Annotation: A computed fold for a 107-nucleotide RNA from an Alphaproteobacteria bacterium, annotated as Guanidine-I riboswitch aptamer. Its mean pLDDT, the model's own confidence on a scale to 100, is 82.
RNA sequence: GUGCAGGGCAUUUAGGGUUCCACCCCGCGUCUGGGGGAUCGGUCCAAGAAGUGCCGCCGCACCGGCAAAUUCCGGGCGGUACACGGCGGGGGAAAAGCCCGGGAGGU
Repeated sequence: GUGCAGGGCAUUUAGGGUUCCACCCCGCGUCUGGGGGAUCGGUCCAAGAAGUGCCGCCGCACCGGCAAAUUCCGGGCGGUACACGGCGGGGGAAAAGCCCGGGAGGU
């Protein structure tokens, strides 16, 4: 310097804004309208470096089944490491720790 790999889904949270609801303000005879996210919130979005669960993958000198098991089927146990990180752009309404991105850069 280059290549491969560092898994997936669901759910929850840190966090996020304001389409809808609620709340607040103004107006309106009523129906109903306008504004406010420096409104706690509900719906909603949401972590590579956050949690939980399930699955996948790897290992075992473990267990059970069948005539038999290194081979088939089903279980059990263990493992799945490490990880500082912009600007800018994208983005159902908008924003984000979401996506670009385990990127650029740094060590």